[in-house]
Context: one part of a larger RNA
RNA sequence: GUAUUGUUAAGGAACUCGGCAAAAUGACCCCGUAACUUCGGGAGAAGGGGUGCCGCCGCAGGGCGGCCGCAGAGAACAGGCCCAAGCAACUGUUUAGCAAAAACACAGGUCUAUGCAAAGCCGCAAGGCGACGUAUAUGGGCUGACGCCUGCCCGGUGCUGGAAGGUUACGAGGAGGGGUUAGCAUUAGCGAAGCUCUGAAUCCAAGCCCCAGUAAACGGCGGCCGUAACUAUAACGGUCCUAAGGUAGCGAAAUUCCUUGUCGGGCAAGUUCCGACCCGCACGAAAGGCGUAAUGAUUUGGGCACUGUCUCAACAAUACAUCCG
Numbered sequence: 001g002u003a004u005u006g007u008u009a010a011g012g013a014a015c016u017c018g019g020c021a022a023a024a025u026g027a028c029c030c031c032g033u034a035a036c037u038u039c040g041g042g043a044g045a046a047g048g049g050g051u052g053c054c055g056c057c058g059c060a061g062g063g064c065g066g067c068c069g070c071a072g073a074g075a076a077c078a079g080g081c082c083c084a085a086g087c088a089a090c091u092g093u094u095u096a097g098c099a100a101a102a103a104c105a106c107a108g109g110u111c112u113a114u115g116c117a118a119a120g121c122c123g124c125a126a127g128g129c130g131a132c133g134u135a136u137a138u139g140g141g142c143u144g145a146c147g148c149c150u151g152c153c154c155g156g157u158g159c160u161g162g163a164a165g166g167u168u169a170c171g172a173g174g175a176g177g178g179g180u181u182a183g184c185a186u187u188a189g190c191g192a193a194g195c196u197c198u199g200a201a202u203c204c205a206a207g208c209c210c211c212a213g214u215a216a217a218c219g220g221c222g223g224c225c226g227u228a229a230c231u232a233u234a235a236c237g238g239u240c241c242u243a244a245g246g247u248a249g250c251g252a253a254a255u256u257c258c259u260u261g262u263c264g265g266g267c268a269a270g271u272u273c274c275g276a277c278c279c280g281c282a283c284g285a286a287a288g289g290c291g292u293a294a295u296g297a298u299u300u301g302g303g304c305a306c307u308g309u310c311u312c313a314a315c316a317a318u319a320c321a322u323c324c325g
Base pairs, nucleotide, nucleotide: 001320002319003318004317005316006315007314008313010311011310014309019306027051028050029049030048031047036041038145052067053066054065055064056063057062068072080304081303082302083301084300085299086298087296088295092104093103108143109142110141111140112139113138114137120129121128122127146291147290148289149288151221152220153219156218157217158214159213160212161211162210165209166208167207171203172202176198177197178196179195180194183190184189222240223239224238225237226236249283250280261277262276263275264274265273
């Protein structure tokens, strides 16, 4: 000097990104226990008291009396607690080896496909899973307990349905044209049948165009100007555009750039925190919206207790390093 450990005056988080680490709490019995709540919880809430030994009484739980110590769960093992807020309902799951979470899952909700030789999936096939199941079933997508709810837009894209018209492949069809040559002409040429090459009209499916429906399908949910008897603001009006112009609820938010917004609370002092406001750069309703008891090695702020985290360091033990022998 390092590691591990023990103790510490006075103070007690002044440390620090942050109480990280440490300290403190701790067993059993009794009393007592708030908001809130889904009435189960919250709750071991919180906060108090008791605990040894001897004698007597009692069946016993126990009661009464006495004794000793600084100390009776005498050592060891054995919850710290409270308040407010965010997120996720919950128990679970996860990055074997830097992440355990607000991520995944979840019960529940909803949409969609599927009538059984099911849809879907694996396989070249045989075959198999689905399922020895049958729509209260099975597959897929989204959402994610529960409570209150889930607004407007179908113009685009997708999906579903429709079939009148337009377009349209193969195929059918075969008008017409070319080659060849018996023949006719004999200068040029014409040219049956057959064979052969080519080929128009016409007929013809799905699809697309088209017509509807559909947003818990992919998605989207405006601008400018004016106006009230102070001022300010604009319930109101005008105008342009759109498929329709963001409803309820929430809002400087895990979302707010400007921003440490403004006001209030807490502190002597608060870029964090809590409650409001609304000017939402750029919330918003199952990529769900807003609440919510309980739960959480979750995140943020505050408090009590407690302490060598600190003011500010000291001493001691063990081991190692170093030095001397």